RNA sequence: GCACGUGGCACGGGGUGUCCCCCUCGGGGACUGAGAGCACACCCGUCGAACCUGCUCCAGUUCGUACUGGCGAAGGGAUGUCACCGGCAUGCCGG
Numbered sequence: 001g002c003a004c005g006u007g008g009c010a011c012g013g014g015g016u017g018u019c020c021c022c023c024u025c026g027g028g029g030a031c032u033g034a035g036a037g038c039a040c041a042c043c044c045g046u047c048g049a050a051c052c053u054g055c056u057c058c059a060g061u062u063c064g065u066a067c068u069g070g071c072g073a074a075g076g077g078a079u080g081u082c083a084c085c086g087g088c089a090u091g092c093c094g095g
Base pairs, nucleotide, nucleotide: 001088002087005084006083007082008081009080010079011045012044013043014042016039017031018030019029020028021027022026051076052075053074057070058069059068060067
């Protein structure tokens, strides 16, 4: 000095579904999940599965288009700085 990693700050990206009941401005409940619409929350930011497309796709399961897996070495997708750490390289000094 640089890489990776961890963290702080700022900035940015993203999703908010399925089902049941009352009922149709809307409210209550169940399921999965970090998060199911304002939470100043949660998750993710290029070694990028946060999230989108494919996709109401295929297999299983289910009341379910939810859920699990595949697809997926597929195609897209949002960064700066500081600190710590110390793998690598180089310079100087000493032994």
Predicted 3D model of a 95-nucleotide RNA (TPP riboswitch aptamer (THI element)) from Geodermatophilus sp. DSM 45219. The model forms 100% of the base pairs in the Rfam consensus.